[in-house]
Source information: Small-subunit ribosomal RNA, 3' major domain from a Lachnospiraceae bacterium, 475 nucleotides, folded computationally. The sequence was found in a public genome assembly.
Context: one part of a larger RNA
RNA sequence: UGACGGGGACCCGCACAAGCGGUGGAGCAUGUGGAUUAAUUCGAUGCAACGCGAAGAACCUUACCUGGCCUUGACAUCCGGACGACCGGGGCUUAAUCGCCCCUUCCCUUCGGGGCGUCCGAGACAGGUGGUGCAUGGUUGUCGUCAGCUCGUGUCGUGAGAUGUUGGGUUAAGUCCCGCAACGAGCGCAACCCCUGUCCUUAGUAGCCAGCAUUUAGUUGGGGACUCUAGGGAGACUGCCGGGGAUAACCCGGAGGAAGGCGGGGAUGAUGUCAAAUCAUCAUGCCCCUUAUGGCCAGGGCUUCACACGUGCUACAAUGGCGCAAACAAAGGGAUGCUAAGCGGCGACGUGGAGCAAAUCCCAAAAAAAGCGUCUCAGUUCGGAUUGUAGGCUGCAACCCGCCUGCAUGAAGCCGGAAUCGCUAGUAAUCGCGGAUCAGAAUGCCGCGGUGAAUACGUUCCCGGGUCUUGUACA
Numbered sequence: 001u002g003a004c005g006g007g008g009a010c011c012c013g014c015a016c017a018a019g020c021g022g023u024g025g026a027g028c029a030u031g032u033g034g035a036u037u038a039a040u041u042c043g044a045u046g047c048a049a050c051g052c053g054a055a056g057a058a059c060c061u062u063a064c065c066u067g068g069c070c071u072u073g074a075c076a077u078c079c080g081g082a083c084g085a086c087c088g089g090g091g092c093u094u095a096a097u098c099g100c101c102c103c104u105u106c107c108c109u110u111c112g113g114g115g116c117g118u119c120c121g122a123g124a125c126a127g128g129u130g131g132u133g134c135a136u137g138g139u140u141g142u143c144g145u146c147a148g149c150u151c152g153u154g155u156c157g158u159g160a161g162a163u164g165u166u167g168g169g170u171u172a173a174g175u176c177c178c179g180c181a182a183c184g185a186g187c188g189c190a191a192c193c194c195c196u197g198u199c200c201u202u203a204g205u206a207g208c209c210a211g212c213a214u215u216u217a218g219u220u221g222g223g224g225a226c227u228c229u230a231g232g233g234a235g236a237c238u239g240c241c242g243g244g245g246a247u248a249a250c251c252c253g254g255a256g257g258a259a260g261g262c263g264g265g266g267a268u269g270a271u272g273u274c275a276a277a278u279c280a281u282c283a284u285g286c287c288c289c290u291u292a293u294g295g296c297c298a299g300g301g302c303u304u305c306a307c308a309c310g311u312g313c314u315a316c317a318a319u320g321g322c323g324c325a326a327a328c329a330a331a332g333g334g335a336u337g338c339u340a341a342g343c344g345g346c347g348a349c350g351u352g353g354a355g356c357a358a359a360u361c362c363c364a365a366a367a368a369a370a371g372c373g374u375c376u377c378a379g380u381u382c383g384g385a386u387u388g389u390a391g392g393c394u395g396c397a398a399c400c401c402g403c404c405u406g407c408a409u410g411a412a413g414c415c416g417g418a419a420u421c422g423c424u425a426g427u428a429a430u431c432g433c434g435g436a437u438c439a440g441a442a443u444g445c446c447g448c449g450g451u452g453a454a455u456a457c458g459u460u461c462c463c464g465g466g467u468c469u470u471g472u473a474c475a
Stems, first nucleotide, its partner, number of pairs: 001475002003472003007469007015459002019423005026314008034305002042053002064300007073125001077124002079121006088103005106115003127289002130287003136283002138278003141274001143272001148187006154163003167178003193266004198234007208223002212221002237260001240254005316416001320375005332363003337356002342351003382413001387408007429451007
């Protein structure tokens, strides 16, 4: 100087408390451990691994296993030789790749050759998701959006070092004010950026419709007022008033205002810590394999299952289930695409083909809510697992191993032990909608809006963190 303390003082955070809803019990989905296996590829392992890499394993992916095959190789550059193609089409064979055969078939030229491509040969080499993240780059997590981390000069100290950065106030903040052997400065904080909340203005189609006509319908004429769209601007600054305070910073209350003291949200992550994670995104040193640890193909596996854990979904019902009729979104996507009306089917879906490269057309029905009716506390008209059967869709192909629909079946489950998690407002809870990946395959992920709470006395305690101080046999 740090680190640590079941030392002290001060302060903060959904840290506790006060509340609301969960998890832990059930069924299922998914990940992991373990076990099993020819293989169940590999990585991630307290917080900070476990719906994680994977934004999508039937083949492919795929790295694993079994079997069959290749050896200058699936890919790159170089040398020699032969050929004129390559592509495409057909046939034989095979589980399939491989292999064999047939058809078609180059360009330039000074005629020497050259370019390009295929095949053969030789080796230099290719190739490796083989090892080492404790050799590395890059990227990332975490403490933590915590308020800290440093430097120059000066001063003090023999020195390590201190001072500044401590102190009195204050703040979300090393934020600001005052004081002070310090005076300044840098990286952080804040602001500058984006979205959202109010108003003005410009513009008016594909959006809108107050008034005037018109219509089944903003449909058409018309209009730019309004909504909206997207450019520009205004607006909030403790600016104003009162009180407190050291007259300061600042705090409390008020006015005006759409918004008030950082308005709400996002992006933004200092010096460093964990030899943290990743050699399997990529790059890369060294080591290792080279008729195999490389390459191709078929089938299988990653989908197993006594069990254990994490994360979720659906429930256990009446604030509910079911039926009928019937309202109100936002944000997105669409050409190998989204697919309307109509028709067929109970339905998944089929048919059909209008429109749309989309403020035009389509996906598209928002759902919960509200209204009417029914059920009356029951393992039920709750719950839907499991199973049977009949179908649909994608795809070369749904046996291992996809999703969806109809009918039948109707399991556990009556609110969950110890323990444990999230959340402070348009939040929690609840309701539906969209997108990426994607042929198909979400209860996951990333977004969007609808309805919309309760509680916070307080900081003694648990956890994490910051500043000062104290002890130390630790560095």
It matches the Rfam family "Bacterial small subunit ribosomal RNA". Its family is annotated with ribosome and structural constituent of ribosome in the Gene Ontology.
Its mean pLDDT, the model's own confidence on a scale to 100, is 83.